Overview
This is a predicted structure of a 540-nucleotide part of an RNA (small-subunit ribosomal RNA, 5' domain) from an uncultured bacterium. The prediction has a mean pLDDT of 86.

Context: one part of a larger RNA
Parts: sequence; structure tokens; C1' cells
RNA sequence: GAACGAACGUUGGCGGCGCGCCUAACACAUGCAAGUCGAGCGCGAAAGACCUUCGGGUUGAGUAGAGCGGCGCACGGGUGAGUAACACGUGAGUAACCUACCCUCGGGUUCGGGAUAACAUUCCGAAAGGAGUGCUAAUACCGGAUAAGACCACGGAGCCUGCGGGCACUGUGAGAAAAGCUGGGGACCAGAAAUGGCCUGGCACCUGAGGAUGGGCUCGCGGCCUAUCAGCUAGUUGGCGGGGUAACGGCCCACCAAGGCUACGACGGGUAGCUGGUCUGAGAGGAUGAUCAGCCACACUGGAACUGAGACACGGUCCAGACUCCUACGGGAGGCAGCAGUGGGGAAUUUUGCGCAAUGGGCGAAAGCCUGACGCAGCGACGCCGCGUGUGCGAUGAAGGCCUUUGGGUCGUAAAGCACUGUCAACCGGGAAGAAAACCUGGGGGCUAAUACCCUCUAGGCUUGACGGUACCGGUGGAGGAAGCACCGGCUAACUCUGUGCCAGCAGCCGCGGUAAUACAGAGGGUGCAAACGUUGUUC
Repeated sequence: GAACGAACGUUGGCGGCGCGCCUAACACAUGCAAGUCGAGCGCGAAAGACCUUCGGGUUGAGUAGAGCGGCGCACGGGUGAGUAACACGUGAGUAACCUACCCUCGGGUUCGGGAUAACAUUCCGAAAGGAGUGCUAAUACCGGAUAAGACCACGGAGCCUGCGGGCACUGUGAGAAAAGCUGGGGACCAGAAAUGGCCUGGCACCUGAGGAUGGGCUCGCGGCCUAUCAGCUAGUUGGCGGGGUAACGGCCCACCAAGGCUACGACGGGUAGCUGGUCUGAGAGGAUGAUCAGCCACACUGGAACUGAGACACGGUCCAGACUCCUACGGGAGGCAGCAGUGGGGAAUUUUGCGCAAUGGGCGAAAGCCUGACGCAGCGACGCCGCGUGUGCGAUGAAGGCCUUUGGGUCGUAAAGCACUGUCAACCGGGAAGAAAACCUGGGGGCUAAUACCCUCUAGGCUUGACGGUACCGGUGGAGGAAGCACCGGCUAACUCUGUGCCAGCAGCCGCGGUAAUACAGAGGGUGCAAACGUUGUUC
């Protein structure tokens, strides 16, 4: 000099964009942060309104609601404890693998069955919750049929080979699928009709191949300190066989062999999430890893599996532990390192705000619902940037302060005064973009028996804004409401007076102060920065 997630002191007008628990991965009151689908399924209220013969009925309404079922809850959000490791970065490999939803292509969607929750009822319990009996549905569950390919067994024959095996082809055999819902409809069939069959479209469902996306696993190389850690190792190193996994593998197991690592630092100890980046520097390098982005790890502490395409799962389950709470003392409930917020710790870090309008995500055919992701607002000079606190004229160089050699000098065009301007703030008025869709109407194309329905393209129309009456624009009035902080011995830009008298004090270094102190304190003046200025801490 530069920098900072800063803090402290004095001061403080406005705006834009960012940033804001670095400490206790300490403990948490309260609210919210993950639901959705009635176009999968069976149940199914009430208030209110209307009628009434006062018993009730109709409607509300197949709505609210819970339940079964599906998809999601493995994303998004937080934190940095642990981890020196294939954790990360980078480059390869997987002939050793998986991938829900999505896209493309091929084939299919048949016949049956038995339950169970909800519900009703009985019972246990203070509660949390639980047990028995009875009834019922499905895209829930189970059995049979069908099956090209894949997989498995046996066989044929081809190619490659590091001779262990691998790849493609083919014959036979064996086992293994499925679910419906909804829109429209001329003919034909059933039916008295409703409707169903049937035709057709959409969304689902089963199976196979390929893709896309996301991941698992393996390897080369790279990046901390310590030798006052020198030897480490028994599933240890390898083999054979097996188990297990989506998959290779001592991953696990039985047996066999005795190996494997190490001064190019094994093993141990300490510290630490890694990276893109960030800061500094001419660079080389050094330091660092807040915000944003990628990866990893964790979710009160430790352990475990279940479900699932995916977890060993932050707002799931089980066990143990510590802690907190409820209890009828028998037993139960909980996990903010989500967003706010509280206590505590600390030099120190914000609102228990608004909205789903936009972007994105989950579910849904859609309307839509949910979304503390996100978009905004609030607080904080915490940072960067911009603007303002006025402009011009104005000398009897006023008064006053300070200094003085008492002549005067200086603050100083500074003020007053005169003439203007109108940014910002205040008030008044106008007032956006961020919004395009969904939906409706018309037209073209596709599907179809069809001009229905549906899909798609396109033109027009309608509706939707938290921020917010905000940004922005216009107007009103009038200099009115808006300047401080540090320094002035040298380094280093800026000097005098008074007080003090090695005292009180200053100080980054050198050093000042013991009676003339430009170095202490005050004042006048000056210098430097400026809504900031200094100090402290840390890095280069």
C1' cells in the first nucleotide's frame, strides 16, 4: 500500500447492488418448512336453506372428512462435526454394473379366487395406543393361461485369444407378465329402458430392445505438518472353492501357501471438508476456501436394518445412551446443522414479516393444491458504487476569535447583503415493465366409419402482481432539513499561543515532558480524507 463475513470509538442525509453466528455440530418455547390424486376404490357427515301431517322429508352432497391404493417424501433447504481418504481435482476404465419418471421402436393387456382397512360392535388403557368379532371395494393381494427376446441347462457349429476364456449364430427343454379409468359415437347385437357389448380417442398397465439422464465400482497422476513416530501387518498378502451384491473384490466364510507395505517415509501423532475460485503480488509465489457453483460427509450420540428404481433415509422405523417434557407411577412423548424466533457463549452477526404474481419442484387428464425452495419487503454505513448538504456576485476586508514587533496580520469572499438554482429529503398528482400461459372462439393439419371426442400448429379475445401506488414522471414551496473524523517533531502533507513542569501525560519506530514543549492538555490556525474517519485484529 492492498484486502476483510470483521469488531471497537466518534460522527451520520439519500439511493442502487451485494453481504450479515467466523464463537457452543450448545440447549431449544411457539408457528410454519411435503404433499397430492375422487379421471384407482369402498364408505360418508354436519351447519345452513326449503317443505312439513311436527314423525320427518328435500337440499347442502356423493361435498367436508378419515381410510385402502398410486406417485412423491432419496429432490429442494441446512451445517462442516467427522474425514489425510479414491474424500476431492483431473484423466482413463467397467468384456464387472444399476437407473423410477422421460423419449424411440416391437409385442401384449386373457380366465378366475380369497381377503382386509375404513365402517359397525365388544373390550383394555389416565394417555399414547391396542385387542377380539362381523361386513365390504379396488389400478391392493393371490392362482391359472399365453410368451418373441433376455436368463438357465444340454447340444451343434463359426470367429478372436495372453489358452484361463470371450463374442455373435442356432436346435431342444424348463420356469416367469399385466389393470383398469375416462371422453365421444353412425351402423350391428343384448335389453322395456337406463345401459352394456361393439367402434374409436386419451391416460394408465405388462414384457422386450435401444436412448437419454442420474448413479455404483476400479485405476494413473496431483494437493498439509511431524522422524523428538522406524519399523508396520493375521483376513494380514495371494490362491482354490463357495456365500453375498445391481456389480468386481478377503466384501464375508472354509481350506491351502507365507506372504504384503516401508527413508520416493510405511505405521503412529497433530491439523483439516476438497475444488472452481478469493485476497495479495510485476510475476514466480504466499495466504485462504464467507457469499455463488460442483463434489463429499453429517442430521441429539452410537448401532441396525425395513420400504423402495434409488436411503441404511434431517422434519421415517427399531435398539441402546444422555437430556427435556407429560403421567392416574402402570407407562408414554421429543430431536431447528430447514425459515423466523428464544436462552446461552461471544468483540460480534437481522423480522416469530408478505406472496406463491414470476422462476423452479411434487402430485393431478385438467382446474388446481402444496412449496420459509424462491420472489420480495424489514433491520444493520458491514462492503462496493453513485448523489446531495447549494450556485454566482459580494471589501467599509464588518463584528468577533486568535496572533502581534501594537504598525498590523489571519480566520476571509468566509459571513452579512444582493441575484439565482431546485438534485435528494417533505408534501400533492399521475403511474409502469416484470404476464405469458391456462381458458374461450375461429382456421389448418393429424386420428377416425365420423363433421363427435381427442392431439397439435396458428390468429384473436378474456383473466391473473407479493413487491406496490413501488420504480419512474410532473408539480408545490423555499437555501430552507443534511459534516464529520483523524492528524500537524522526523518518517509524513500540516505552526503558533496558553497551561503543565521527568508531574499529568504521549508513543507505530526514533523518541517527547525536569520553566520559553511546533511531540503532553486546551485554543486559534492548518493538512488529509469525507458520510464517513480513525483504532484494533488477520493475510499478502